[in-house]
RNA sequence: GCGGGCGUAGUUCAGGGGCUAGAACGCCUGCUUGCCAAGCAGGAGGUCGACGGUUCGAAUCCGUUCGCCCGCUCCA
Numbered sequence: 001g002c003g004g005g006c007g008u009a010g011u012u013c014a015g016g017g018g019c020u021a022g023a024a025c026g027c028c029u030g031c032u033u034g035c036c037a038a039g040c041a042g043g044a045g046g047u048c049g050a051c052g053g054u055u056c057g058a059a060u061c062c063g064u065u066c067g068c069c070c071g072c073u074c075c076a
Base pairs, nucleotide, nucleotide: 001072002071003070004069005068006067007066010025011024012023013022018056027043028042029041030040031039049065050064051063052062053061
């Protein structure tokens, strides 16, 4: 330098144009217990990496860009 993958809740991830942005674990509150754990019920937490474009409508499509990972190639 070229190509590919990934980036969404604290963590691991799903979601591939319209449905209210979700799951598990974690966190908080309550119930239960002599206490803890487990269990049960409820709750908080997200400008979907950034900017721009397409569209009536973008987490999702396109362009640029940033970060991480993998492969190829060149040079010293």
This is a predicted structure of a 76-nucleotide RNA (transfer RNA) from a Bdellovibrionales bacterium. The coordinates come from a structure-prediction model, not an experiment, and the mean pLDDT is 81. The source organism's lineage runs through Bacteria, Pseudomonadati, Bdellovibrionota, Bdellovibrionia and Bdellovibrionales.